[in-house]
RNA sequence: UCCCCGGUAACUCAACGGUAGAGUGAGCGGCUGUUAACCGCUAGGUUGUAGGUUCGAAUCCUACCCGGGGAGCCA
Numbered sequence: 001u002c003c004c005c006g007g008u009a010a011c012u013c014a015a016c017g018g019u020a021g022a023g024u025g026a027g028c029g030g031c032u033g034u035u036a037a038c039c040g041c042u043a044g045g046u047u048g049u050a051g052g053u054u055c056g057a058a059u060c061c062u063a064c065c066c067g068g069g070g071a072g073c074c075a
Base pairs, nucleotide, nucleotide: 001071002070003069004068005067006066007065010024011023012022013021018055026042027041028040029039030038048064049063050062051061052060
């Protein structure tokens, strides 16, 4: 330098054009002699950034940033 994959809640990941969700974790409550386990509720999001297409974009297109992998270049 080029190619491929990825970036979504604190963490791990779904949703592949039509209301952004789950598990774990956190807070509160239930249960229990207590803790753990188990059950319920609640909070938590600039979908990496900036544009574009579209009635409508996490999803499609362009550039850039970050992470991983591969190829190449230099001595």
A computed fold for a 75-nucleotide RNA from a Candidatus Zixiibacteriota bacterium, annotated as transfer RNA. Taxonomically the source falls in Candidatus Zixiibacteriota (Bacteria, Pseudomonadati). It was read from a public genome assembly. Rfam family: tRNA. The family's RNA type in Rfam is transfer RNA.